The RNA shown here (Bacterial RNase P class A) has 366 nucleotides and comes from a Sphingomonadaceae bacterium. The organism belongs to Sphingomonadaceae, within Bacteria. The gene name in the source record is rnpB. Rfam family: Bacterial RNase P class A. Rfam links the family to the GO terms ribonuclease P activity, tRNA processing and dimeric ribonuclease P complex. It is annotated as a ribozyme.
């Protein structure tokens, strides 16, 4: 220069009118008005984990059922997040992916093709000690190298061996338990040793180990009108009324109007919860990091069906389109995804463009 690879930052700037939500001042009985000053985001999104905070339930708290998680080791308040490793897989490489515990507790699956898919076992083929023979071959029988199928096929590669052959023996490599060596570890190295036993799947049941009581700010608390209705007293007014039991009388349960004081519930509707908080920056120190401690400094939205917008003008980007001495000149277009709803920590997904930093490979110059 070109191709890439991991990280981070930003994501229109000014300036002018007009408006929208909240706060402070001031003026006004009030409605409002005037003035100061604020006002989305990296994801505010998905609501997918994990917590704070609130009611509810147990109350010592466990077991069981059910869900979630699952290599090691650190970080955190905590996690399924994060970091540094380790195994395994891809890439020349920076790098990158991975539900990554347990298949010799037990159960089940293993489509299709193929002779055979898990106590092996023999379609093709190979061998000939033994029979039989019409001399071509066929039976009993060895045999698992080689062919076939497949995501897998009962160790591999090679050399002896053998009738053919085979861990049958022997080398190397690959497994299993041993036993030493480093490592906290997960794991790596060796060494003698078995002669191979122990296929694969646990996002299939199960098993082992961890963790998890429900709901959710429309949580939850306080205040509380007019009207309309419960309750208790006291007064006035009515006892001939209404209803039930009864076929009628008697008789027997039971309710009443109004005002006046008071207690309880509670709708609409105010307050509160509400934003200062596991917080932002900046520097030091300890770590490889992830974080952590220390000192200093900053206050950064709190509506509540929801405000944070729109026009201009001038730049800088992007895109298209003409010209070009390839240096850039003119011209038009005009900003990505996307909108707090109690807060905080993560995952995830969306995102037009800009610009840092670090590393890989490749050409070229020097």
């Nucleotide at each position: 220069c070109c191709a890439g690879a991991g990280g981070g930052u930003c994501g229109g700037g000014c300036g002018g009118c007009c408006g929208c939500c909240g706060c402070g001042c001031g003026a006004g009985c009030a409605a409002u008005c005037g003035u100061g000053g604020g006002g989305a985001g990296g994801a505010a999104a998905g609501u997918c984990c994990g917590g704070g905070c609130u009611c509810c339930g147990c109350a010592g708290a466990g077991c069981a059922a059910c869900g979630g998680c699952g290599c090691c080791g650190g970080g955190u308040a905590a996690c399924g997040c994060c970091c540094g490793g380790c195994c395994g897989g891809g890439g020349a490489g920076a790098c990158c992916c991975g539900a990554g515990g347990g298949a010799a507790a037990g159960c089940g699956c293993c489509a299709c093709a193929g002779a055979a898919a898990a106590c092996a076992g023999a379609c093709c083929g190979c061998c000939u000690c033994g029979g039989c023979u019409u001399c071509g071959g066929c039976c009993c029988g060895g045999u698992a190298a080689g062919g076939u199928c497949g995501a897998a096929a009962c160790g591999g590669u090679g050399c002896g061996g053998c009738a053919a052959g085979a861990g049958c023996g022997c080398a190397c490599c690959g497994c299993g338990g041993u036993c030493c060596c480093g490592g906290c570890g997960a794991c790596g190295g060796g060494a003698a040793u078995g002669g191979c036993a122990c296929g694969g799947c646990a996002a299939g049941c199960c098993c082992c180990g961890c963790c998890g009581g429900g709901a959710g700010c429309a949580a939850g608390a306080c205040c509380g009108a007019a009207u309309a209705g419960g309750g208790a007293c006291g007064c006035c007014a009515u006892a001939u009324g209404g209803g039930c039991c009864g076929g009628c009388u008697c008789g027997g349960c039971u309710c009443g109007g109004g005002c006046g004081u008071c207690c309880g519930g509670g709708u609409u509707g105010g307050u509160u919860g509400c934003u200062u908080g596991a917080g932002g920056g900046c520097g030091g120190c300890a770590g490889c990091a992830a974080u952590g401690c220390c000192g200093c400094u900053c206050c950064u939205a709190g509506a509540g069906g929801a405000a944070u917008g729109g026009c201009c003008g001038c730049c800088c980007a992007u895109c298209c389109c003409c010209g070009u001495u390839c240096g850039c000149g003119g011209g038009g277009u005009g900003g990505a995804c996307a909108g707090a709803a109690c807060c905080c920590g993560g995952c995830u997904u969306a995102c037009a463009g800009a610009c840092c930093c670090u590393c890989u490979g490749g050409c070229g110059c020097u």